[in-house]
Context: one part of a larger RNA
RNA sequence: CUGGGCGUAAAGGGCGCGUAGGCGGUCUGUUAAGUCCGAUGUUAAAGCCCGGGGCUCAACCCCGGCACGGCGUUGGAUACUGGCAGGCUUGACGGCUGGAGAGGCGAGUGGAAUUACCAGUGUAGCGGUGGAAUGCGUAGAUACUGGUAGGAACACCUAUGGCGAAGGCAGCUCGCUGGACAGCACGUGACGCUGAGGCGCGAAAGUGUGGGGAGCAAACCGGAUUAGAUACCCGGGUAGUCCACACCCUAAACGAUGCAUACUUGGUGUUGGCCCGUUGGGGUCAGCGCCGGAGCUAACGCGUUAAGUAUGCCGCCUGGGAAGUACGGCCGCAAGGUUGAAACUC
Numbered sequence: 001c002u003g004g005g006c007g008u009a010a011a012g013g014g015c016g017c018g019u020a021g022g023c024g025g026u027c028u029g030u031u032a033a034g035u036c037c038g039a040u041g042u043u044a045a046a047g048c049c050c051g052g053g054g055c056u057c058a059a060c061c062c063c064g065g066c067a068c069g070g071c072g073u074u075g076g077a078u079a080c081u082g083g084c085a086g087g088c089u090u091g092a093c094g095g096c097u098g099g100a101g102a103g104g105c106g107a108g109u110g111g112a113a114u115u116a117c118c119a120g121u122g123u124a125g126c127g128g129u130g131g132a133a134u135g136c137g138u139a140g141a142u143a144c145u146g147g148u149a150g151g152a153a154c155a156c157c158u159a160u161g162g163c164g165a166a167g168g169c170a171g172c173u174c175g176c177u178g179g180a181c182a183g184c185a186c187g188u189g190a191c192g193c194u195g196a197g198g199c200g201c202g203a204a205a206g207u208g209u210g211g212g213g214a215g216c217a218a219a220c221c222g223g224a225u226u227a228g229a230u231a232c233c234c235g236g237g238u239a240g241u242c243c244a245c246a247c248c249c250u251a252a253a254c255g256a257u258g259c260a261u262a263c264u265u266g267g268u269g270u271u272g273g274c275c276c277g278u279u280g281g282g283g284u285c286a287g288c289g290c291c292g293g294a295g296c297u298a299a300c301g302c303g304u305u306a307a308g309u310a311u312g313c314c315g316c317c318u319g320g321g322a323a324g325u326a327c328g329g330c331c332g333c334a335a336g337g338u339u340g341a342a343a344c345u346c
Stems, first nucleotide, its partner, number of pairs: 003318004007300002012314001014201004021194003025088007033081002035077009049065006091191001092188003095184004103177007110154001115149007125136002162169002206247006215241002220236004258313006266291011295302002319346003328339004
């Protein structure tokens, strides 16, 4: 030294695909690399340790002696791990049948509402607030009716619901397309799990070029409020919000809970399928919730959707501040991102 941890104390990578690597179901044979047992060689001397001895003692010196362990050689063992060979079907994948879904992409299309414009009716106000004012209106507003244009978002259905790896996804129709699930048990025969690097995806804001622009609205300009008011409230209003293509790559990217597999009392609701029964109902698989048992937890709480019991693999933490900063590298048009310290200080 062989450590303890990661829901909320420091700590799960934003998410996926997958390379190397790590790990790997069941049976038989074989091999004997790992592993185990024996023998043998070596592991210089001095030193340490043990026994004995010499300087009057000691320090010091002299003589003798291991053991363990390491490495080599050799003989043997074969349960486990590994290699090789051959099987198996439960893991995994495929096939067939079936239904569910805001999963993705593209094209088309619908109505309500806001706004602007045109026309009509109509007249003095409207709007806004805690109260006002700025603002709009006799050049006819607000209100009401009809029409036209344009952009954005889709009320009710809507759910404690569904889908997706995550981000996220909602009017309707069509086309293309991904995934999951159930039933059958027909095929392959361990083909698996995880995954450093790598690659891809990744809300909002932001960036580039071109378009679009109804509403909303950073910045900005007014009006109020106030001691002030670079705010909260009100009237305006540009980027932006929308589309195409290309970037950016962050987040309280959260379940603040990595992925996979197995095992471990239950109750209740709900979504999709299947089976039995059939007036209620019951069973089963997959998902989504609530409540709770054992157990776990510092507590809160978690509790078959585990934070329980275990295994495999990855990521991460190691007192607070300085600091997610500096420097350097890589990436980016930029904004900045990523990797990521120290002095000093408590």

The part of an RNA shown here (small-subunit ribosomal RNA, central domain) has 346 nucleotides and comes from a metagenome. Model confidence (mean pLDDT): 90 of 100. RNAcentral holds the full RNA, with entries from SILVA.